[in-house]
This is a predicted structure of a 74-nucleotide RNA (transfer RNA) from an Elusimicrobiales bacterium.
RNA sequence: CGGGGCGUGGCUCAGCUGGCUAGAGCGCUCGCUUCGGGUGCGAGAGAUCGUGAGUUCAAAUCUCACCGCCCCGA
Numbered sequence: 001c002g003g004g005g006c007g008u009g010g011c012u013c014a015g016c017u018g019g020c021u022a023g024a025g026c027g028c029u030c031g032c033u034u035c036g037g038g039u040g041c042g043a044g045a046g047a048u049c050g051u052g053a054g055u056u057c058a059a060a061u062c063u064c065a066c067c068g069c070c071c072c073g074a
Stems, first nucleotide, its partner, number of pairs: 001073007010026004019057001028044005050066005
């Protein structure tokens, strides 16, 4: 320098053929259960989707640029 992949709650991921409130597991908080802890049950908080711009009535999803990480080639 060229090509490809990834970036979504604290962590690991799904969603990416545009559509109505963005989900799951683990973790966290509270309550019940227990002598207490764990397990189990119930409830709850937490991400506007890497950043910016564009297309559209509408964007996590499409387009462009940039940033970060990884892989391949030179």

It matches the Rfam family "tRNA". The family's RNA type in Rfam is transfer RNA. About the family: Transfer RNA (tRNA) molecules are approximately 80 nucleotides in length. Model confidence (mean pLDDT): 82 of 100. RNAcentral records the identical sequence in 6 taxa.